[in-house]
Context: one part of a larger RNA
RNA sequence: GGCGCAAGGGGAAUGCCUUGGCAUUGGAAGCCGACGAAGGACGUAGCGAUCUACGAUAAGCCACGGGAAGACGAAAGCAGUCCUUGAUCCGUGGAUUUCCGAAUGGGGAAACCCGAUUGAGCAAUACUCAAUCAACCCUUUGUGAAUUAAAUAGCAAUUGGUAGGGAACCGCCUGAACUGAAACAUCUAAGUAGGGCGAGGAAGAGAAAUCAACCGAGAUUCCGCUAGUAGUGGCGAGCGAACGCGGAAGAGGCCAAACCAAGAGUAGUAAUACUUUUGGGGUUUUGGACAGCGUAAGGUAUUAACAACGGUUAGUUGAAUGAAAUGGGAAGUUCAACCAUAGAGCGUGAGAGUCGCGUAAACGAAAACUGAAGUUAGCCGGCUGGAUCCAGAGUACCGCCGGACACGUGAAACCCGGUGGGAAGACGGGGGGACCACCCUCCAAGCCUAAAUACUCUCCAAUGACCGAUAGUGUAAAGUACUGUGAAGGAAAGGUGAAAAGAACCCCUGGCGGGGAGUGAAAAAGAACCUGAAACCUUGUGCCU
Numbered sequence: 001g002g003c004g005c006a007a008g009g010g011g012a013a014u015g016c017c018u019u020g021g022c023a024u025u026g027g028a029a030g031c032c033g034a035c036g037a038a039g040g041a042c043g044u045a046g047c048g049a050u051c052u053a054c055g056a057u058a059a060g061c062c063a064c065g066g067g068a069a070g071a072c073g074a075a076a077g078c079a080g081u082c083c084u085u086g087a088u089c090c091g092u093g094g095a096u097u098u099c100c101g102a103a104u105g106g107g108g109a110a111a112c113c114c115g116a117u118u119g120a121g122c123a124a125u126a127c128u129c130a131a132u133c134a135a136c137c138c139u140u141u142g143u144g145a146a147u148u149a150a151a152u153a154g155c156a157a158u159u160g161g162u163a164g165g166g167a168a169c170c171g172c173c174u175g176a177a178c179u180g181a182a183a184c185a186u187c188u189a190a191g192u193a194g195g196g197c198g199a200g201g202a203a204g205a206g207a208a209a210u211c212a213a214c215c216g217a218g219a220u221u222c223c224g225c226u227a228g229u230a231g232u233g234g235c236g237a238g239c240g241a242a243c244g245c246g247g248a249a250g251a252g253g254c255c256a257a258a259c260c261a262a263g264a265g266u267a268g269u270a271a272u273a274c275u276u277u278u279g280g281g282g283u284u285u286u287g288g289a290c291a292g293c294g295u296a297a298g299g300u301a302u303u304a305a306c307a308a309c310g311g312u313u314a315g316u317u318g319a320a321u322g323a324a325a326u327g328g329g330a331a332g333u334u335c336a337a338c339c340a341u342a343g344a345g346c347g348u349g350a351g352a353g354u355c356g357c358g359u360a361a362a363c364g365a366a367a368a369c370u371g372a373a374g375u376u377a378g379c380c381g382g383c384u385g386g387a388u389c390c391a392g393a394g395u396a397c398c399g400c401c402g403g404a405c406a407c408g409u410g411a412a413a414c415c416c417g418g419u420g421g422g423a424a425g426a427c428g429g430g431g432g433g434a435c436c437a438c439c440c441u442c443c444a445a446g447c448c449u450a451a452a453u454a455c456u457c458u459c460c461a462a463u464g465a466c467c468g469a470u471a472g473u474g475u476a477a478a479g480u481a482c483u484g485u486g487a488a489g490g491a492a493a494g495g496u497g498a499a500a501a502g503a504a505c506c507c508c509u510g511g512c513g514g515g516g517a518g519u520g521a522a523a524a525a526g527a528a529c530c531u532g533a534a535a536c537c538u539u540g541u542g543c544c545u
Base pairs, nucleotide, nucleotide: 001544002543003542004541005540006539007538008537009536015530016495017494020467021466022464023463024462025461026460027459028458029456030455031165032164039100040099041098042055043054044053046078047077050074051073061094062093063092064091065090066089070082071081072080105114106113107112115133116132117131118130119129120128121127135162136161137160140157141156142155143154169200170198171197172196173195174194180187184234210217211216221248222247223246224245225244231239232238252448253447254446255392259280260279261278262277263276264275265274266273267272285426286391287390288389289388290385291384292383293382298380299379300378303377304376305375306374309371310370311369312368313367315363316362317361321336322335323334324333337354338353339343345357346356347355397421398420399419400418401417402416403415407433428443429442430441431440432439482489483488502529505516506515507514508513
C1' cells in the first nucleotide's frame, strides 16, 4: 500500500408521521367606496424586536344575548392586575377609528409641507382644538356683463349624484402571431391571446315586420338530440348550421300617436288656428281614437305596508365498562357486561361504541340580517259599431364599398355599418334564401322585463383507487430573504420525549466539547435531538506484497 472483517465518524437517503396543500360535490354569499373603500404607513402592551389584534378611547371602550371558573393573544418569565356584584371567552349591535391612499383646501419625491374662513379655549393678531374649503353633472335660489329691457354666459349658495377598488364570470370597442394547410398568398389559428371602456350578482337576450308550409307553432335563455347531417371550402386544410323533437324554466308589461281637458306662447279686431307643457286616453293585427252600452268577475314579478311560519349569525341536552395479567404507559389480550335514531371522526403514554371532545336525535335568540304562504291598500280590466282620424322617416328600400350570418360574392336572400339617392301610409308595409306571380304569415324604424344559464376573491359542510416535505400551492414560518435602475424575478427551511421530567451536583478544559451522577421505557431520544442507507474519512485486526 491492496483486499477482507469489525467498530466509529460523516452524511442525509429511506421508512413512518402531518400542522399545509390539490381536486371535487352540496349549500351560502356575491359587491365595497366621499357616512372616505381596497390597500398601506406609523403607532398602541409595565418590561414588546416579529406576527396577530387594535387606533391617541389604540392586544382595546359601551349595550344586549350566550357561557361558567378561571383570565391578562402567539409566548415562556418577572412584576402586577381582573374575576361568582359573573371575568377571560363566543355572538349581535353601537362608539372610537392617527396619517397616506379616488384623496377632494393648495402643494408634494404617498404616509409629508404650507394655508384660508368660522367658532371655542380667551382678553389677544400669538398658541391649541373643532368644523368647513377639489372638480364635474342635476335641482332650487340669488346675483348678473357685453346691451335699453326680458333673457343668457358667468359667479355664489343649495339639493342629490359621479369618481376609486374587485379572483373569475358578462357586454361593447379594438385586435395579433406562432401554428395548420406536410412550402405558401385566399383560408386556418380566431374574433382566440392581448389592449381599452362599462355593468351586475349575474350580465346579455326577450314578448314576432319570428318560424313553418297550405298542417300549424306562439317571447328570451340553457341542456340533449337533429348532426359532423344540409351546406360551405385554394370544394385543400378545414369550417359547420337550421327546421323539428325532448327537457330545465316560465310572465308578461309600458310609451309615442289619434282624441279630451287645463295652462302658456305666437298670429289675428275676433271667432279661431298653430306651437308647446301637464294630466287623462291608448298600445295591437287588425287594433285604437271616436260613438253606444257596461263598472265587476277576474288579474297583479311590475307597488307599498303588514305578516303566520322559517333560515343564518352564539349556544343547550346528549346513552353505555368493570376486573385480571403483560407493559414505562392499555385503548391491544383474557374473563364477564352494557348502550345504540349515537359502531362518523379526532384525541387520550400501543389499536377505545361505553375516558375526553364529539356523533344520532331533540331543543334554543335580547339583537341583527334574510326568505316567505298569506292579508290589506293601490293599480289593471269588458262588449258592440265602422263615416272620419291615428298606428314610431332621412326610416324602410335602392346603387356602390365593407362587415356579420355555418354560407370565402357566389344564383346570395335575411341582418349591421359607411357613402350617394330615397318611399308607402292599413285599398298600406315586411318576410317566406336571386327575382316575379299566387298563397301563407307577421306589423320594423320606441322602452322595460324575473326564472332556467356563467363564474368563485369569500363562508359553511362533505368527499377523494389526490400529495406527504426535491411531493403537494411559489409559500407546512413567504411573495419573506435575496436579485434587479425598473417592470419584475424569487428561494431554502418540518419531526427530542407520553410528559421538559431539557440533565441539580462533581471532574477535565480558556472555551467548545466531554466524563460521571441524575431523569426517562429508551439518552445508540441530549436539544447540531425519530429512523439514520450510500459516497467520503478514520481506528483496530487477518491475509498478501